[in-house]
Molecule: c-di-GMP-I riboswitch aptamer
Organism: uncultured Actinotalea sp.
């Protein structure tokens, strides 16, 4: 990809918990997503940090890599 089936993630926002933070995990919650399933390769955002440098975001976009279902 269809007004198909079965399912499947979980933004904000509370709790708890680890981090100087960005944020991770966990637990409750649905804004949303056809790879919102996994990689920081490129750009970009954000943190730290006086620099050089170091993190951190895959739900900014862009590449890679796997992958469920299915008609006309």
């Nucleotide at each position: 990809g269809a007004g198909a089936a079965g399912g499947g993630c979980a933004a904000a926002c509370c709790c708890g918990u680890c981090g100087u933070g960005a944020g991770g995990c966990g637990g409750g919650g649905a804004c949303g997503c056809a790879a919102a399933g996994c990689c920081a390769c490129g750009g970009g955002g954000c943190c730290c940090g006086c620099c050089a440098g170091g993190g951190u975001c895959a739900g900014c976009c862009g590449g890679g890599c796997u992958a469920c279902c299915g008609a006309a």